Context: one part of a larger RNA
């Protein structure tokens, strides 16, 4: 050649869009490049195998077959793959009707709360804690009533409820805008799948420029615990959190489970639609799509998984090869830097 394997033992790229490749439906006709099938060339000789000889045997020497699995030429075959052409509709896409949604950008609007400031009642404490102190408070605080001002977040509804490819989206209206799902079969006909490179998007922190700052809050200071206490508790508080632009590109970026297709028991809840019957409270039954939970077959080392598969298979990609050194070092790329990709190796157990 043709090893095993990736949910928890090493190991699924964070996710998308896509180039090259790889691999693709149903049916007809040519063609013959892989494919088979005969024939011919060629495949030096030693040598290796196998049967014979010659040195007394052996080792060595020789004679003859086979082997040289392969090139290359010609004659055929057409099932399969693979060209070319023709036709088809079940993948796939498009059209027309619906109806769901915290998808996504922008703008505007709204209460509750906090917090600061003015006023106004009102006095001696508030405030924190496991006890306390730091703090604030006769310069009237805390409590409370009216008024203003900012700033971020949207309570209930809320729901193993929805959307989205994946980070992710959640007060209310506008615009503007992506996808998905259901009904119809009008249209185009395999236009499909995978995707190494490349593009893109990518939580939070953090980095640059200009805002912004209300609450929270690394770092800081300070009280307190404690043998210490550079910590848990508190009492302040700076970057940060927000906003626009530009950069980072990482994460237990998880389902720790790559995408796609098809097949293989139910059972019960729940989201958006269709259909039928009974009756319009609504109910059964039925079919699609999504989402959870229970379960059989079969898988699994055991958890468990079980039509949302880790089952039974086929395609394409990525990735593991003891542990430690090492999510690292050197080089290369990329970045203002932080840093990040990609990746050894002496040693060592």
């Nucleotide at each position: 050649c043709u090893g095993g394997g990736c949910g928890u033992a090493a190991a699924g790229g964070g996710c998308g869009c896509g180039u090259a490749g790889g691999c693709g439906g149903a049916u007809g006709a040519u063609c013959a490049a892989g494919u088979c099938a005969g024939g011919g060339g060629u495949g030096a000789a030693a040598g290796u195998c196998c049967u014979g000889g010659g040195c007394u045997c052996a080792a060595c020497c020789u004679g003859g077959g086979g082997a040289c699995u392969g090139c290359c030429u010609u004659u055929g075959a057409a099932a399969c793959u693979g060209a070319u052409u023709g036709u088809c509709u079940u993948g796939a896409g498009a059209c027309c009707g619906g109806g769901a949604g915290a998808g996504g950008a922008u703008g505007g609007c709204g209460g509750a709360a906090u917090u600061c400031c003015c006023a106004g009642u009102g006095u001696a404490g508030a405030g924190g804690u496991g006890a306390a102190a730091u703090u604030c408070g006769u310069a009237g605080a805390u409590a409370u009533u009216g008024g203003g001002a900012a700033g971020a977040a949207c309570a209930c509804c809320g729901g193993u409820g929805g959307c989205g490819a994946a980070g992710g989206c959640g007060g209310c209206c506008a615009u503007c805008u992506g996808g998905a799902c259901c009904g119809g079969a009008u249209c185009u006909g395999a236009c499909g799948c995978u995707g190494a490179g490349g593009c893109g998007c990518g939580a939070a922190a953090g980095c640059g420029u200009g805002g912004g700052g209300a609450g929270c809050a690394a770092a800081c200071a300070g009280g307190a615990u404690u043998a210490g206490a550079u910590a848990c508790c508190c009492u302040g508080g700076u970057a940060g959190u927000c906003c626009a632009c530009g950069c980072c590109g990482u994460a237990a970026a998880c389902g720790a489970u790559g995408a796609g297709u098809g097949c293989u028991a139910g059972g019960u809840g729940u989201u958006g639609g269709g259909g039928a019957g009974c009756a319009u409270a609504g109910c059964u039954c039925u079919u699609c799509a999504g989402u959870g939970c229970c379960g059989c077959a079969g898988c699994u080392a055991a958890c468990g998984c079980a039509u949302u598969a880790a089952g039974c298979a086929c395609u394409c990609c990525g990735c593991c090869u003891g542990g430690g050194g090492a999510c690292u070092a050197c080089g290369g790329c990329c970045g203002c830097a932080a840093g990040g990709c990609u990746a050894a190796a002496a040693c060592u157990c």
Small-subunit ribosomal RNA, central domain from an uncultured prokaryote, 349 nucleotides, folded computationally. Rfam family: Bacterial small subunit ribosomal RNA. Its family is annotated with ribosome and structural constituent of ribosome in the Gene Ontology. RNAcentral holds the full RNA, with entries from ENA.